Notes:
Predicted 3D model of a 95-nucleotide RNA (SAM riboswitch aptamer (S box leader)) from a soil metagenome. The RNAcentral record of the sequence draws on MGnify. Rfam family: SAM riboswitch aptamer (S box leader). Clan: SAM clan. The prediction has a mean pLDDT of 84.
[in-house]
């Protein structure tokens, strides 16, 4: 990079650390009642192994808000907006 599946469920009153974080842009949020990162803990989606099965073990992943909302197109609407689909992104598996 390509293919494919999924993305409204689930997961901490811990330690450390000190100002950022939510992909991008716009918005809107989270954060000194402590952000990111790291450790511990947890969850259980995909794959592998195992099991009659439930389950168990391993790999990856994940643990605010729908993938936080929108971005492009279409439909409805006077407008605010609502609905559908794409794009983009994330993760697994395969190439």
């Nucleotide at each position: 990079u390509c293919u494919u599946a999924u993305c409204g469920a689930g997961a901490g009153u811990g330690g450390u650390g000190g100002a950022g974080g939510g992909a991008u842009c716009g918005g809107c949020c989270c954060g000194a009642c402590g952000a990111a990162g790291c450790c511990c803990g947890g969850c259980a989606a995909c794959c592998c192994g195992u099991u009659c099965a439930g389950g168990c073990g391993g790999g990856u992943g994940c643990c605010a808000a729908a993938u936080c909302c929108g971005a492009c197109u279409c439909g409805c609407g006077a407008a605010c907006g609502c609905g559908a689909g794409a794009a983009a992104g994330a993760u697994g598996a395969g190439a």